This is a predicted structure of a 75-nucleotide RNA (c-di-GMP-I riboswitch aptamer) from a Pseudomonadota bacterium.
The model forms 94% of the base pairs in the Rfam consensus.
The organism belongs to Pseudomonadota, within Bacteria.

[in-house]
RNA sequence: UGAAGAAAAAGUCGAACCUGUUGCGAGACAGGGGCGGAAAGCUACGGGAGUUUCAUACUCAGCCGAGCUACCUUG
Numbered sequence: 001u002g003a004a005g006a007a008a009a010a011g012u013c014g015a016a017c018c019u020g021u022u023g024c025g026a027g028a029c030a031g032g033g034g035c036g037g038a039a040a041g042c043u044a045c046g047g048g049a050g051u052u053u054c055a056u057a058c059u060c061a062g063c064c065g066a067g068c069u070a071c072c073u074u075g
Base pairs, nucleotide, nucleotide: 003074004073005072012037013036017032018031019030020029021028022027035062041068042067043066045065046064047063048060049059050058051057052055
């Protein structure tokens, strides 16, 4: 530098649900919680799905693809 993997070890993220805040809403944030993940880190670029104020609007990255970055181990 690049590839593979999550078996071991050390870590990491955090589903559903509940509480609070916020938003017209889909949803987002914080706390609890832990289904699961090997990029379940980031990016709305393409597809897809959803919301509404129906627009050159908004949301979802843990729907799929793509791009960028990255811990540990092995070769």
The coordinates come from a structure-prediction model, not an experiment, and the mean pLDDT is 81.